[in-house]
Context: one part of a larger RNA
RNA sequence: CUGCGUUGAAGGAACUCGGCAAAUUACCUCCGUAACUUCGGGAUAAGGAGGGCCCUACCUGCGCAAGCGGGAUAGGGCGGCACAAAAUAGGGGGUGGCGACUGUUUAACAAAAACACAGCACUCUGCUAAGUCGGUAAGACGACGUAUAGGGUGUGACGCCUGCCCGGUGCCGGAAGGUUAAGGAGAGAUGUGAAAGCAUUGAACCGAAGCCCCGGUAAACGGCGGCCGUAACUAUAACGGUCCUAAGGUAGCGAAAUUCCUUGUCGGGUAAGUUCCGACCUGCACGAAUGGCGUAACGAUCGCCCCACUGUCUCCAACGCAGACUCA
Numbered sequence: 001c002u003g004c005g006u007u008g009a010a011g012g013a014a015c016u017c018g019g020c021a022a023a024u025u026a027c028c029u030c031c032g033u034a035a036c037u038u039c040g041g042g043a044u045a046a047g048g049a050g051g052g053c054c055c056u057a058c059c060u061g062c063g064c065a066a067g068c069g070g071g072a073u074a075g076g077g078c079g080g081c082a083c084a085a086a087a088u089a090g091g092g093g094g095u096g097g098c099g100a101c102u103g104u105u106u107a108a109c110a111a112a113a114a115c116a117c118a119g120c121a122c123u124c125u126g127c128u129a130a131g132u133c134g135g136u137a138a139g140a141c142g143a144c145g146u147a148u149a150g151g152g153u154g155u156g157a158c159g160c161c162u163g164c165c166c167g168g169u170g171c172c173g174g175a176a177g178g179u180u181a182a183g184g185a186g187a188g189a190u191g192u193g194a195a196a197g198c199a200u201u202g203a204a205c206c207g208a209a210g211c212c213c214c215g216g217u218a219a220a221c222g223g224c225g226g227c228c229g230u231a232a233c234u235a236u237a238a239c240g241g242u243c244c245u246a247a248g249g250u251a252g253c254g255a256a257a258u259u260c261c262u263u264g265u266c267g268g269g270u271a272a273g274u275u276c277c278g279a280c281c282u283g284c285a286c287g288a289a290u291g292g293c294g295u296a297a298c299g300a301u302c303g304c305c306c307c308a309c310u311g312u313c314u315c316c317a318a319c320g321c322a323g324a325c326u327c328a
Stems, first nucleotide, its partner, number of pairs: 001323008010314002014312001019309001027051005036041001038157001052078006058071005079083001091307007098299002103115002119155007131141003158294004163224003168221002170217005177212003183206002188201005225243005252286001253283001264280005
């Protein structure tokens, strides 16, 4: 010096991306326990007190009894630095983001806000079901089930809700017309031949689905504007004009896991805060099942703050064990 441990004056996060690591806490009995809440919870919330051993009395289980056990009861006493005497053995609180939750995952760099999930919705399927596997088969699953069933897709507990657009694409329905393949049809033409014939070519016309066409449908894929003017300070614009569109973003939320300008501005917390919390709205480029906004509980999740605690640090030191190093 390295690894693993133990201890540490004063200070106590000043360390650092970040309290990472370590320390604190820890058990039982009693007291006590907030906001919020889906009334279950939150909760071991938080915060306190006691704890060993001996004697006496008392309560209690079993037993005929002697006695053997139990006690969270009452009083008195004893010892130690220390009584949950070792080992084992929650640090706590506040406030946000995300995801409801328990679960699942990148075997060997990611455990998560990703996946799943109950619940919700749309859609397909009437049974030889749809769908799937298989070799176009037999056969099998679905299911010895039958629409309160089964398949697919999306969303993701719960609460309040889920606006407008069907022009494009998709899907569903429609069938009058247009287009249209094989096929049917065969006017006509050509080759050859003496001819019959054989061969080639071929216009009308009749020909499905599909497409065109006509409707419907957005919890189908998706989409949800611009410019100009206007109120008796100013500013702003409830109001008006105009252009375009299939329709011009409703509720709610908003510098957000989304905000470029940006460390926006104001307020809070700090002596000092690009983070954090509360507001504002100028949303570069939120927005309603590619769900919107809330939400108790939950989380080895991700921010911010506080208490406790500490060698994380100021600033390092000593000791133990094992190496390194020197000698044998």
The part of an RNA shown here (large-subunit ribosomal RNA, domain IV) has 328 nucleotides and comes from an Alphaproteobacteria bacterium. NCBI's taxonomy places the organism under Bacteria, Pseudomonadati, Pseudomonadota, Alphaproteobacteria. Its mean pLDDT, the model's own confidence on a scale to 100, is 87. It matches the Rfam family "Bacterial large subunit ribosomal RNA".